[in-house]
Small-subunit ribosomal RNA from a Clostridia bacterium, 1506 nucleotides, folded computationally.
RNA sequence: AAACUUAAGAGUUUGAUCCUGGCUCAGGACGAACGCUGGCGGCAUGCUUAACACAUGCAAGUCGAACGAGCUGAUUCCUUCGGGAUGAAAGCGAGUGGCGAACGGGUGAGUAAUGUAUGAGUAACCUGCCUCUGUCUACGGGAUAACAUUUGGAAACAAGUGCUAAUACGGUAUAAGACCACAGCACCGCAUGGUGCAGGGGUAAAAGAUUUAUCGGAUAGAGAUGGACUCAUAUCCCAUUAGCUAGUUGGUGAGAUAAUAGCCCACCAAGGCGACGAUGGGUAGCCGAGCUGAGAGGCUGAUCGGCCACAUUGGAACUGAGACACGGUCCAGACUCCUACGGGAGGCAGCAGUGGGGAAUAUUGGGCAAUGGGAGAAAUCCUGACCCAGCGACGCCGCGUGAACGAAGACGGCCUUCGGGUUGUAAAGUUCUUUUAUGUGGGAAGAAGGAAGUGACGGUACCACAUGAAUAAGCCCCGGCUAACUACGUGCCAGCAGCCGCGGUAAUACGUAGGGGGCGAGCGUUGUCCGGAAUGACUGGGCGUAAAGGGUGCGUAGGUGGUUUAAUAAGUUAGAAGUGUAAUACCCAGGGCUUAACUCGGGUGCUGCUUCUAAAACUGUUAGGCUUGAGUGUAGUAGAGGAAAGCGGAAUUCAAUGUGUAGCGGUGGAAUGCGUAGAUAUAUUGAAGAACAUCAGUGGCGAAGGCGGCUUUCUGGACUAUAACUGACACUGAGGCACGAAAGCGUGGGGAGCAAACAGGAUUAGAUACCCUGGUAGUCCACGCCGUAAACGAUGAGCACUAAAAGUCGGGAUUACUCGGCUUUCAAGUUAACGCGAUAAGUGCUCCGCCUGAGUAGUACGUACGCAAGUAUAAAACUCAAAGGAAUUGGCGGGACCUCGCACAAGCGGUGGAUCAUGUUGUUUAAUUCGUUGAUACGCGAUGAACCUUACCAGGCCUUGACAUACCUUGCAAUGCACCAGAAAUGGAUGCGGAGGUUACCAGGGAUACAGGUGGUGCAUGGUUGUCGUCAGCUCGUGUCGUGAGAUGUUAGGUUAAGUCCUGCAACGAGCGCAACCCUUAUAACUAGUUGCCAAUAUUAAGUUAGGAACUCUAGUUAGACUGCCGUGGUCAACACGGAGGAAGGUGGGGAUGACGUCAAAUCAUCAUGCCCCUUACGUCUUGGGCUACACACGUGCUACAAUGGCUAUUACAAAGAGUUGCAAGUUGGUAACAGCAAGCUAAUCUCAAAAAAAUAGUCUCAGUUCGGAUUGUGGGCUGCAACCCGCCCACAUGAAGUCGGAGUUGCUAGUAAUCCCGAAUCAGCAUGUCGGGGUGAAUGCGUUCCCGGGUCUUGUACACACCGCCCGUCACGCCAUGGGAGUUGGUAGUACCCAAAGUCGGUGAGCUAACCGCAAGGAAGCAGCCGCCUAAGGUAAGAUCAAUGACUGGGGUGAAGUCGUAACAAGGUAGCAGUACCGGAAGGUGCGGCUGGAUCACCUCCUUU
Repeated sequence: AAACUUAAGAGUUUGAUCCUGGCUCAGGACGAACGCUGGCGGCAUGCUUAACACAUGCAAGUCGAACGAGCUGAUUCCUUCGGGAUGAAAGCGAGUGGCGAACGGGUGAGUAAUGUAUGAGUAACCUGCCUCUGUCUACGGGAUAACAUUUGGAAACAAGUGCUAAUACGGUAUAAGACCACAGCACCGCAUGGUGCAGGGGUAAAAGAUUUAUCGGAUAGAGAUGGACUCAUAUCCCAUUAGCUAGUUGGUGAGAUAAUAGCCCACCAAGGCGACGAUGGGUAGCCGAGCUGAGAGGCUGAUCGGCCACAUUGGAACUGAGACACGGUCCAGACUCCUACGGGAGGCAGCAGUGGGGAAUAUUGGGCAAUGGGAGAAAUCCUGACCCAGCGACGCCGCGUGAACGAAGACGGCCUUCGGGUUGUAAAGUUCUUUUAUGUGGGAAGAAGGAAGUGACGGUACCACAUGAAUAAGCCCCGGCUAACUACGUGCCAGCAGCCGCGGUAAUACGUAGGGGGCGAGCGUUGUCCGGAAUGACUGGGCGUAAAGGGUGCGUAGGUGGUUUAAUAAGUUAGAAGUGUAAUACCCAGGGCUUAACUCGGGUGCUGCUUCUAAAACUGUUAGGCUUGAGUGUAGUAGAGGAAAGCGGAAUUCAAUGUGUAGCGGUGGAAUGCGUAGAUAUAUUGAAGAACAUCAGUGGCGAAGGCGGCUUUCUGGACUAUAACUGACACUGAGGCACGAAAGCGUGGGGAGCAAACAGGAUUAGAUACCCUGGUAGUCCACGCCGUAAACGAUGAGCACUAAAAGUCGGGAUUACUCGGCUUUCAAGUUAACGCGAUAAGUGCUCCGCCUGAGUAGUACGUACGCAAGUAUAAAACUCAAAGGAAUUGGCGGGACCUCGCACAAGCGGUGGAUCAUGUUGUUUAAUUCGUUGAUACGCGAUGAACCUUACCAGGCCUUGACAUACCUUGCAAUGCACCAGAAAUGGAUGCGGAGGUUACCAGGGAUACAGGUGGUGCAUGGUUGUCGUCAGCUCGUGUCGUGAGAUGUUAGGUUAAGUCCUGCAACGAGCGCAACCCUUAUAACUAGUUGCCAAUAUUAAGUUAGGAACUCUAGUUAGACUGCCGUGGUCAACACGGAGGAAGGUGGGGAUGACGUCAAAUCAUCAUGCCCCUUACGUCUUGGGCUACACACGUGCUACAAUGGCUAUUACAAAGAGUUGCAAGUUGGUAACAGCAAGCUAAUCUCAAAAAAAUAGUCUCAGUUCGGAUUGUGGGCUGCAACCCGCCCACAUGAAGUCGGAGUUGCUAGUAAUCCCGAAUCAGCAUGUCGGGGUGAAUGCGUUCCCGGGUCUUGUACACACCGCCCGUCACGCCAUGGGAGUUGGUAGUACCCAAAGUCGGUGAGCUAACCGCAAGGAAGCAGCCGCCUAAGGUAAGAUCAAUGACUGGGGUGAAGUCGUAACAAGGUAGCAGUACCGGAAGGUGCGGCUGGAUCACCUCCUUU
């Protein structure tokens, strides 16, 4: 000089967000345990459970310098040589005696205060050994153990007789000082009081030993040490423990004690403790300290240290300085052992050790060498205290398992896109080192006074040398949190998991492997504590809606309190002193072990308590003032404030009477009900009860509940003005008291209407409901209970402060303004947001109440209250990882507004009925292949199944294959034509002909890779497609707003077919969609005229030919239409309407074109493709069959049912297509289908090809027909290897159903519907289907209420897999914990009584007795015995309380796919909720009064802007 300085978060509720809130994780620690593994050393540490039971050994002895006897025995003497006597020094040792044994060591059962911690007190006390000091240490005496002997007993042990000593015991003397009583003086204190001094009187001592150095003994004083008692403060949980207490509280007096005291006793008084938690119950040794934490705190009380308690369980005393005594005594109980059965012995919670318990905790070791203790004068002895060693990775610390170089980047493993990558400088290899381990040699300190001696550890630590990489690595993890990834196996299985969660065929999450990450002689797991957790918040939280304000007031205790002066000093502040043991921990500078852990000395510090001194601002206290808080007075005001009595009119119902006649009533529609015995209606009169229209108002009053006709009486509060009075009298308020809607209860009245329950009628699948008709409690009054509500502003009371504006009620002022209520919009601020905002949810203060995840549950038990219903208070086990608030986006609504669409309406035509065709389901079948299934499948894939197709079935074949690539080999052909068997595939058998020359191609054979699969998965995929929907939407950038998800833009006012455009606007722009650009069609122009056309000129049968280029037409280029023009409206915008011109007018008609996305939509069978599967078959070939079946049902169509028609005859007018494996004119034959011959045409040339409806004429005359054509028969035709299953066509004959179609349902808005034909694709053949073409050619549209679908905005939402959502309760079943329960069993603490051991105390003591007195007798004193009080254990009785268990029973929780309904979330289809009552299988329903945490519409009021 220094001593200090420290704070991290993450995962999980949601589609996403913010918040609230719980759960979980990362850190540290441990007397730990378990799993896998394990080289060395140091230092620590080791029964947390059964204070369970203990075999064996040891753990407290020592002193001969207290004592007597004895033993051993040098020497000497005697001897019968066997031995005997003597007995020095040293020693041994039972007994007497002394000291110690009360320490040391163990444990934590009990104990919530007889304890502990801190600080005080004792003027109310004791203290052996030790230190210092004073004074003494005199004189007698009687016993007794040992010993000897006798007796009893199994033993333990005991008894009798006899002998003996002492520092044992007893007596006498002396008394410096002490003590006691008496009576004085001085001083002091803190109340009782204390100290000192002097006086005379009384009482009480002692012990000796010895080696002569000493060691003892008695008394007194002082000290030190150790204890005892008292006080203050602190010291866990439960109030579902609220009252406890008779020696209890106090006094007086005796007694007891070292000492105070009800400590004990007698008497007297009636006190004492308690919400500041008594009493009771549960749990627990307390502290220094340890762990954690930034701290404040929280948890713990092992090792070490202090205190306490205990020693087998309970009780008791003795001895002693000290005990009510761990290794002492007595008694009782339990247990164990010995026994001769009579009786005895024992106490490891000392050290080792054993059994047991348990997840779990060591050696029956060495030594007193050191430190310490006991005894002794000492030597010395004892010491499981202690020092050491052993065992255990139990913990902390240190070291090692090698180092350097080393690329062919080896082998092997794993992965792979097959190229490679990785393990990996890792290994091998080369060079080096030797810590450790091993061996050899040396070798301590720890040992201390003058010297010598003394080491368990230990031949240890340490040092030197030698050999040789030699002796030495594992564990956990790799989805996120959390560092670290791939492959295979498995297939909601096996399994993992701390939380979220993973696993259902591509698992970084299971198991294994490779690789990687972390730590390392350890690593993980489990358990516990703190932290994170501000998640109990003092530091440092909250309560409108998330959990949380008491229903409201009055008021007690308590808490808090205006202004001023003085005093005081309790709090407060400052300084000092004492204490805060030591150790530990942190820090500072140091020392010792090689370092560290560890350890040593010093310092800072230990935030506390006590005492003293000082200050006097603040709080408190005391005393005195003040007026502004509070209250009073005076003068007024408003009011559904309260209580009682009286009065009034309207209405309902009932009754009477009159009029009057068939209905009334009720509903969505009905019915029950009432009515011809006269209802309803109407008129008059009467009765009764209940409620008070209008005024009436986010108006008023009240503490809240609540209060509404009028009048009177009584009465509470508020406000304004005034400033006379009091002078802090105030605020809050645990308990307490009072009030407290509705329902409900009791007693007595009353009862018109309404109306739980109940009855009937409807509705319905049912309807214990909603609706209707009735209707009882009740609703009303009086008195008494109940005490709860969404008792709400979901907002406790009071005071102060913090911008404005507006309305209204009551006063005052009357110019301004001001006081008090109620209401609205908002600033700052605040809030998770919504919102609140002077009436705060803002900023502060005071007091009270309440909350701490969800469910269980406001439930059980207990207690209190209540007549009951029930209310108040109020848990746990168990289950879950959420439950919840606000806001956002979307979806949805039997919510709202606007709007569009052949969506409805207005029309036209169909379908649904019939026959047939075709597709589908179902059924059948050997197979009836497969797919598609609401819209968005069903004349769909398929634009064409007789074989083929073909995928299916039956049978027969083939196996590198029918097809592809690669290899080897053989052949010379391949190909074609022929034969036999066979259903064919295929098999067999040879030839013929020709060509060529090692190749190629092809074929045969062989071996492998592979081919092949219309096998599976469209929920692994690409591609393609449907649908919403040709609907107008879907998004982005930047900016802005919001904590954020998100919003804005995209909303609003108009407008449009349109997010089309305009205007406005915190938005400004942009993209994909819309529109336009494209095709076609409608008009015109130009260009071009063949195969097309023909006006003019010729010509022909004919645009046939010449010619023409005008027209039509063809096909190329252009033009045209843009709200461009006019008018009206409109925001003089967009645009709308009307008009002109125009072929066409407001996207002219039609088409192509399909945003972001939805449906795990469809397709693995068009194709492609991952994975899986088959491989002499799930592949390939082949014949036949099937896809064509047939009680039925459905979809889509054709043809009809007829006269707007059928039939016959005649006559017109298209477009668009196709054609050489073809279309085929024409002609001939045939009734016809068609056949024969055959021109032309590769097409504006030729052909198909006739268009049909239409028109003209005739006939039929309303019928199952001259309608209709199914079905069937016969005979033909065509295609094709083939027409049976199973094609089409023709002719003749046959001539079914059907007379316009139920509920329902569908298409269409103009060249459309309807109707009529034509063509094409597919195709050998097969068309009522599909795709195209033209001909003829309508009706209707008021309009948007309704049905369906879509779009924007808004609203509610408990939905987000998004309403096909979510979700409630009973019942049934399994499991779990729990309440009740006749009881049963056990424990605990007490009460009353009985009995009462040992023992102290007291009494007695006739029996007994050495010391003293006495000559003796005897006395004094003592003992046994007996009695009494108290009392452990035991017993009895009635209760309390705590556990366990219990037939049965109650509810609760939980469980992928059970039953019944549908209560709630949207207006959830009857708005919901809570209180209460009744009812019901269940959710629940209804009544009464309440709330909005109800949607929608209307009205009212208010606000804002212009």
It is recorded under the gene name rrs.